[in-house]
RNA sequence: GCCUCUGUAGUUCAAGGGAUAGAAUCGUGGUUUCCUAAACCAUUGAUCUGGGUUCGAAUCCCAGCGGAGGUA
Numbered sequence: 001g002c003c004u005c006u007g008u009a010g011u012u013c014a015a016g017g018g019a020u021a022g023a024a025u026c027g028u029g030g031u032u033u034c035c036u037a038a039a040c041c042a043u044u045g046a047u048c049u050g051g052g053u054u055c056g057a058a059u060c061c062c063a064g065c066g067g068a069g070g071u072a
Stems, first nucleotide, its partner, number of pairs: 001071007010025004018055001027043005048064005
């Protein structure tokens, strides 16, 4: 250089055109306990960037940027 895959909460992952973008974990607050841990309850937080298609895009298309693998 070329080819393929990939990019969503701090982290690990869902959502495969129509929802208020969810879950676990982490964090924070609370209950319990003499204290801590564990358990339980509540709660904060995210779609890589730009453009296109569409009535409607996290989702489809194009380009860029980042990451992983392959190839000489």